This is a predicted structure of a 72-nucleotide RNA (transfer RNA) from Ceratodon purpureus. It is recorded under the gene name tRNA-Glu-TTC-5-1. It matches the Rfam family "tRNA". It is annotated as a transfer RNA. RNAcentral holds the sequence, with entries from GtRNAdb and Rfam. The prediction has a mean pLDDT of 82. The organism belongs to Ceratodon, within Eukaryota.
RNA sequence: UCCGUAAUAGUCUAGUGGUUAGGAUACCUAGCUUUCACCCAGGCGACCCGAGUUCGAGCCCCGGUUACGGAA
Numbered sequence: 001u002c003c004g005u006a007a008u009a010g011u012c013u014a015g016u017g018g019u020u021a022g023g024a025u026a027c028c029u030a031g032c033u034u035u036c037a038c039c040c041a042g043g044c045g046a047c048c049c050g051a052g053u054u055c056g057a058g059c060c061c062c063g064g065u066u067a068c069g070g071a072a
Base pairs, nucleotide, nucleotide: 001071002070003069004068005067006066007065010025011024012023013022018055027043028042029041031039048064049063050062052060
């Protein structure tokens, strides 16, 4: 320098253009317990940035950033 892959709650992760953006874990609240832990119920919290296509974009196109891998 070029090519490919990836980027979604604090962390891990699902999501075949129309979803309230799902699950796990963590955290918070209440219950349980003598207390803590476990368990149970509920809650909070997310689409890397910009632009485009579309009635509608987490998803498709383009550019960028970062990480990983490959080629020279």